[in-house]
Molecule: c-di-GMP-I-GGC riboswitch aptamer
Organism: Bacillota bacterium
Formats: sequence, structure tokens, C1' cells
RNA sequence: CCCGAUAAAGGCACACCCGGUGAAAACCGGGGCCGCAAAGUCACCGGCCUACAGCCCCUGCGGGGGCCAUGGUAGCGGGACCGCCGAAA
Repeated sequence: CCCGAUAAAGGCACACCCGGUGAAAACCGGGGCCGCAAAGUCACCGGCCUACAGCCCCUGCGGGGGCCAUGGUAGCGGGACCGCCGAAA
């Protein structure tokens, strides 16, 4: 380096609850039981989620439907960067 314990010290925090932001997905703060050896950081690639606005269509003009990321997800995978500990093989 690789790899990774029924090790040690510590770390993070799913669902859910409370408060806040947002059109939504989702995010932020507090609590927290799933779980995590990168569940640390970054949306570059693929996937997935959302659709206020925009574009298109329908309309009985009340509204309805479709497309779309520029919005998200790093706890979906790949990639990049950085990092604690040290048994065995």
C1' cells in the first nucleotide's frame, strides 16, 4: 500500500418526533432505535426523485394532461480529493 477484528479511542445518524426553509423533491437545527470503516468532502458520469417557472396539448374557461433540471440525492453506483485506528491473512 492493500485489507480490516466480537480490538481501543472517538465519529456519523435511517425511520420517526419537534422547530424552521422550500412549489416540490429535499435541506437546516434539536432529539433519535436503522445502520455505516469513509454514512468525510465534491453533482464530473450513469441512475433515481421533484417540476415553481418555461414549452406543448386539451378545455364546458373552473381547470386538466404531457415534456423538461437550471432543483435535489454523496445513506444508489462509478470517479476525484482528503483522513482516524492496526489484529489476522